[in-house]
Context: one part of a larger RNA
RNA sequence: GGAAUAAGAUGGAUACCUUGGCACUAGGAGGCGAAGAAGGACGUGGUAGGCUGCGAUAAGCCUCGGGGAGCCGUCAAACAGGCUUUGAUCCGGGGAUUUCCGAAUGGAGCAAUCCAGUGCGGGUAAUGCCGCACUACUUACAUCUGAAUACAUAGGAUGUAAGGGCGAACCAGAAGAACUGAAACAUCUUAGUAUUCUGAGGAAAAGAGAGAAACCUCGAUUCCCCCAGUAGCGGCGAGCGAAAAGGGAACAGCCUAAACUAGAUGGGUGUCUAAGCCUGUAGGCGUUGCCCAUCUGGGGUUGUAGGUUGCUAAAUGCCAAUAUCUACAGUGAGGCGGAAAGAAUUUUUCUUUUAGAGGAAUAACACUGGAAAGGUUAGCCAGAGAGGGUAAUAGUCCCGUACUCGAAAGAGGAAAAGUUCUUUCUUUAGUAUACCUGAGUACCAUCGGACACGAGAAAUCCGGUGGGAAUCUAGGAGGAUCACCUCCUAAGGCUAAAUACUACCUAGUGACCGAUAGUGAACAAGUACCGUGAGGGAAAGGUGAAAAGAACCCCGGGAGGGGAGUGAAAUAGAACUUGAAAUCUUAUUCCU
Numbered sequence: 001g002g003a004a005u006a007a008g009a010u011g012g013a014u015a016c017c018u019u020g021g022c023a024c025u026a027g028g029a030g031g032c033g034a035a036g037a038a039g040g041a042c043g044u045g046g047u048a049g050g051c052u053g054c055g056a057u058a059a060g061c062c063u064c065g066g067g068g069a070g071c072c073g074u075c076a077a078a079c080a081g082g083c084u085u086u087g088a089u090c091c092g093g094g095g096a097u098u099u100c101c102g103a104a105u106g107g108a109g110c111a112a113u114c115c116a117g118u119g120c121g122g123g124u125a126a127u128g129c130c131g132c133a134c135u136a137c138u139u140a141c142a143u144c145u146g147a148a149u150a151c152a153u154a155g156g157a158u159g160u161a162a163g164g165g166c167g168a169a170c171c172a173g174a175a176g177a178a179c180u181g182a183a184a185c186a187u188c189u190u191a192g193u194a195u196u197c198u199g200a201g202g203a204a205a206a207g208a209g210a211g212a213a214a215c216c217u218c219g220a221u222u223c224c225c226c227c228a229g230u231a232g233c234g235g236c237g238a239g240c241g242a243a244a245a246g247g248g249a250a251c252a253g254c255c256u257a258a259a260c261u262a263g264a265u266g267g268g269u270g271u272c273u274a275a276g277c278c279u280g281u282a283g284g285c286g287u288u289g290c291c292c293a294u295c296u297g298g299g300g301u302u303g304u305a306g307g308u309u310g311c312u313a314a315a316u317g318c319c320a321a322u323a324u325c326u327a328c329a330g331u332g333a334g335g336c337g338g339a340a341a342g343a344a345u346u347u348u349u350c351u352u353u354u355a356g357a358g359g360a361a362u363a364a365c366a367c368u369g370g371a372a373a374g375g376u377u378a379g380c381c382a383g384a385g386a387g388g389g390u391a392a393u394a395g396u397c398c399c400g401u402a403c404u405c406g407a408a409a410g411a412g413g414a415a416a417a418g419u420u421c422u423u424u425c426u427u428u429a430g431u432a433u434a435c436c437u438g439a440g441u442a443c444c445a446u447c448g449g450a451c452a453c454g455a456g457a458a459a460u461c462c463g464g465u466g467g468g469a470a471u472c473u474a475g476g477a478g479g480a481u482c483a484c485c486u487c488c489u490a491a492g493g494c495u496a497a498a499u500a501c502u503a504c505c506u507a508g509u510g511a512c513c514g515a516u517a518g519u520g521a522a523c524a525a526g527u528a529c530c531g532u533g534a535g536g537g538a539a540a541g542g543u544g545a546a547a548a549g550a551a552c553c554c555c556g557g558g559a560g561g562g563g564a565g566u567g568a569a570a571u572a573g574a575a576c577u578u579g580a581a582a583u584c585u586u587a588u589u590c591c592u
Base pairs, nucleotide, nucleotide: 001591002590003589004588005587006586007585008584009583015577016542017541020513021512022510023509024508025507026506027505028504029502030501031166032165039101040100041099042055043054044053046079047078049075050074051073061095062094063093064092065091066090070083071082072081106115107114108113116135117134118133119132120131121130122129137163138162139161140160141159142158143157144156145155170201171199172198173197174196175195181188185235211218212217222249223248224247225246232240233239253494254493255492256438260298261297262296263295264294265293266292267291268290269289276285277284278330279329280328281327282326283325303472305437306436307435308434309432310431311430312429313428314427317336318335319334337426338425339424340423341422342421343420344419345418346417347416348415349414350413351412352411353410354409356405357404358403362378363377364376365375367374379396380395381385387399388398389397443467444466445465446464447463448462449461450460453479474489475488476487477486478485529536530535549576552563553562554561555560
């Protein structure tokens, strides 16, 4: 120096475990915020560092319920001091308090700070000082004011209401890449994706045919299956990629504009032989009238065209011209009444939820063991043999489980009844002519965009620019265009459900993970640490059934160790379950 064996050291793999995660199912909820949110700063405990809770009333205050013997959160024990059957701690409903920052909103500002004004109050001889309230901006409405400039308008002031900010995904709209693929690359693709912005809701969007079809028909929208990787598009490359029909889910339809009509306001015009005052007759009045604009009520809403107006016919619950003169006769605008639907609200009942309550049944042993739930023997319950805990593996020990019951207070839902309000109906048929049926619109040209469709034969939809209709004997569509035929009626609007998502709550599930896994995070984790900053971002679980956590003695300055003691075990001793490998040491044997 090497080899082997043994005992150790180091190390922390493996095994076992799980407080934590991951994915999903069902139900709920789908928002919070100027009544100051989300998120923070600083405080707050007898001793008090972190976390948690709370806010100068500060691990809490009041009240109503539950509950029933201990309690003063946790890491984390101790001391001191308290509370509690006159019901504490704890759990739930309601309320009070809730510093400062933050949309932050009196002004400012380097967030958690500084400095005010006005009114009221306290205090002072008085000022200083203290307390409370208000004082941001925008928009809408109302009122009061009010220039140049006479009326007016702009502007100003005050009051009331709303908005502002945050939030995981889902939704609509606006703006909008590149890497990439095409084996390069430019049209194309990636992709209307990522990203940014705006807006909304519990869903959003869409939606009641100027549709789809094909000579037959269907009958709003949305979603699923299929159609179908089809028809097509495409440097016809890479790739992109429908629709109808069929089968399902869910179903729901409506309101306006206009014609006509009545009223109000303003403007214009008109004016004595009144064109007007519902109609007729008679009387009377008379700036009433007519036109335009705006507003309000009625009317009216469609393609088999519909409506308005007039006429005809029939029908009718009552009142009825104070609707803009009077009398009579009429008409019937309107009113009352009736019916239906809806909304709000009140009451009652039911139900769900926010604490809970009851809840069956086992013993023995000279068994094993540290420990019985194991073994043996003999029982019992079961609408409960889900699960967890207890010194090993417990239906019957504990918590529970099946089942049953429960709310003073708050919240959600359903039904019924009542009240109030709103809307609709309370006339239909026929016929005639006239009027109306959404205009800088449709459409055209050109340039773009969207349609599965890249300009193509390119319809359809949307937009910029320039032209610019018809109006029912009308207009649009049916993939250039024209004719025939068929379908539909644009240029206004609303609309539940079926659909999408899950930050959050409750219950549960797993051929999901088990500490290099599973969340980045099972532990003081978005912590420590890094970075000027945006931002990046860890490592780190396990004594034992129970601390019974090693009194006392010895060596040592200590660290550490040796005895003693505890324990089933201390090679379970806190650097603590198991304790692999690399690596190191010692001992013995052999070889050199």
The part of an RNA shown here (large-subunit ribosomal RNA, domain I) has 592 nucleotides and comes from Candidatus Aerophobetes bacterium Ae_b3a. NCBI's taxonomy places the organism under Bacteria, Bacteria candidate phyla, Candidatus Aerophobota. The sequence was found in a public genome assembly. The prediction has a mean pLDDT of 82. It matches the Rfam family "Bacterial large subunit ribosomal RNA".